[in-house]
A computed fold for a 76-nucleotide RNA from Pelagibacteraceae bacterium AG-430-I06, annotated as transfer RNA. Lineage of the source: Bacteria > Pseudomonadati > Pseudomonadota > Alphaproteobacteria > Candidatus Pelagibacteraceae. It matches the Rfam family "tRNA". Gene Ontology term of the family: triplet codon-amino acid adaptor activity.
This record gives sequence, structure tokens and C1' cells, in this order.
RNA sequence: GCCCACAUAGCUCAGUUGGUAGAGCAUUUCCAUGGUAAGGAAAAGGUCGCCUGUUCGAUUCAGGCUGUGGGCACCA
Repeated sequence: GCCCACAUAGCUCAGUUGGUAGAGCAUUUCCAUGGUAAGGAAAAGGUCGCCUGUUCGAUUCAGGCUGUGGGCACCA
């Protein structure tokens, strides 16, 4: 330098014909217990990496950029 994949909640990850997003764990509150890191219930938490475009409408499609991982090549 070229090619491929990935980027979604604090962490690990779903999201199938484009219609304003979920799970588990963690956090907070409550219940419960003689007590508890175990059990039950609820809540909070997201410009879906950034920019532009297509569209009535984009996490989803197209282009560019950034970052991460992998492959190939070149120089030495």
C1' cells in the first nucleotide's frame, strides 16, 4: 500500500424483507431473611463509531473517514 470482517446500554452480545432498539450480567430502589455476596419484583441506562448521500422514513442501503482484528504484497 491492497483486500476482508467488525464498531449497538458500564461489560458480553442479539436485532431476516428500511417503519424512531433488546437480552444476560453489572448498577439503583423495593420485597424477602435471624443475617447475607443467594432468592423475588421494579427502575434507570443508547446522537446504534463519525460525515455525506439515497428514501416519506436509515442501526439496517451506498460512498468516504476513524478505530480494532485478520490476510496479502512491497522496502529494509